[in-house]
């Protein structure tokens, strides 16, 4: 250096004007936001070899809802079993659940460079939410340290 195991720490951004109404950070105009790993021909830095940084929408991953498994309170039912609710667990397996072109330039880009478009969990809520509030001082994809095997 690799490969495995233990432990610890980090690990999400957004409503600012106006309009319209009894009310709207939720509707309308005009704005703002953009986990994590991989790819990458751009940038920037150098001791000329690295080293930083480069996609919301190409390919995967993540919380939550759901869905499935077990128990379990009630409630129907002769039973079998169903419903409505809780609680552990499982983890993509069927879902909710996304979203991209055109032009340049090259051998080569859905990644650059120029333009225009597009997406955005679940519950709440005088009114419909990507950006309010609320599970969440949660939980993770993952980074990074520290430490032990083993090669």
């Nucleotide at each position: 250096g690799c490969u495995c195991g233990u432990u610890c720490u980090c690990a999400g951004g957004g409503c600012g004007g106006g309009g319209u109404g009894a009310a709207a950070g939720u509707c309308c105009c005009c704005a703002c936001c953009g986990g994590c790993g991989g790819u990458a021909a751009g940038a920037g830095c150098u001791u000329u070899u690295g080293c930083u940084c480069g996609a919301g929408c190409c390919c995967g991953c993540g919380a939550g809802c759901g869905c499935c498994u077990u128990u379990u309170u009630g409630c129907a039912a002769a039973u079998a079993u169903g419903c409505c609710g809780a609680a552990a667990g499982g983890g993509u397996c069927a879902g909710c659940a996304g979203a991209u072109c055109c032009g340049g330039u090259g051998c080569a880009a859905u990644u650059c460079c120029g333009g225009a478009g597009c997406c955005g969990a679940c519950g709440g809520u005088u009114a419909c939410a990507g950006u309010c509030c609320g599970g969440a001082u949660g939980a993770a994809a993952g980074a990074g340290a520290a430490u032990g095997a083993g090669c």
This is a predicted structure of a 151-nucleotide RNA (FMN riboswitch aptamer (RFN element)) from Rhizobium grahamii CCGE 502.
Rfam family: FMN riboswitch aptamer (RFN element). Gene Ontology term of the family: FMN binding. From the family's description: The RFN element is a highly conserved domain that is found frequently in the 5'-untranslated regions of prokaryotic mRNAs that encode for flavin mononucleotide (FMN) biosynthesis and transport proteins.
It was read from a public genome assembly, where an Rfam model found it.
NCBI's taxonomy places the organism under Bacteria, Pseudomonadati, Pseudomonadota, Alphaproteobacteria, Rhizobium grahamii.